The RNA shown here (Guanidine-I riboswitch aptamer) has 122 nucleotides and comes from Ancylobacter moscoviensis. Model confidence (mean pLDDT): 84 of 100. It matches the Rfam family "Guanidine-I riboswitch aptamer". From the family's description: This family represents a conserved RNA structure found upstream of the ykkC and yxkD genes in Bacillus subtilis and related genes in other bacteria. The function of this family is unclear although it has been suggested that it may function to switch on efflux pumps and detoxification systems in response to harmful environmental molecules. The model forms 100% of the base pairs in the Rfam consensus. The organism belongs to Ancylobacter, within Bacteria.

[in-house]
RNA sequence: UACAAAUGUCCCUAGGGUUCCGGCGCCGAUGACCACGUGUCACCGGCGCGGCUGGUCCGAGAGGGGCAGCCCGGCGCUGCCGACAGGCGCCGGGUCCACGGCGGGACAAAAGCCCGGGAGGU
Numbered sequence: 001u002a003c004a005a006a007u008g009u010c011c012c013u014a015g016g017g018u019u020c021c022g023g024c025g026c027c028g029a030u031g032a033c034c035a036c037g038u039g040u041c042a043c044c045g046g047c048g049c050g051g052c053u054g055g056u057c058c059g060a061g062a063g064g065g066g067c068a069g070c071c072c073g074g075c076g077c078u079g080c081c082g083a084c085a086g087g088c089g090c091c092g093g094g095u096c097c098a099c100g101g102c103g104g105g106a107c108a109a110a111a112g113c114c115c116g117g118g119a120g121g122u
Stems, first nucleotide, its partner, number of pairs: 007068006015058002020055002022052001023049006030042004034037001069095010097117001099120001103115003
C1' cells in the first nucleotide's frame, strides 16, 4: 500500500499479586475465668506471612458474552434544477485468520495487563 469492513467499549473468566478487609503466627496492654502456669478466652494495638481457601483490587490481539461502530445487499422516508450522491430509519448478511520469547513498564504488587498481531518463527 492492497485486500469490502477486520474497530471501540463494558461485563465476566483463565490468570495475577498483596494496598485495604479477613485469616493465621508472634509480641504487648486491659479485663474475665481457672486446675494459678511458659495457662485459656475476649477486645484493642504492633510486627510478620499470599507456598493464607477467600472479599476488595488488576486482568486477555491470539478466551466467553453484551452494546456500539464500520462494510455489503434490500426497502421506506427526506431535500433538491437533478442525483443511482448525502442523511435518517428498518430488515438481512459480514466484521476473517492468528506459533510467539528474553527483557522492560505501571499501580500496593504481580500477571495472559502495557511495550506487543512487537523481536523472532512458519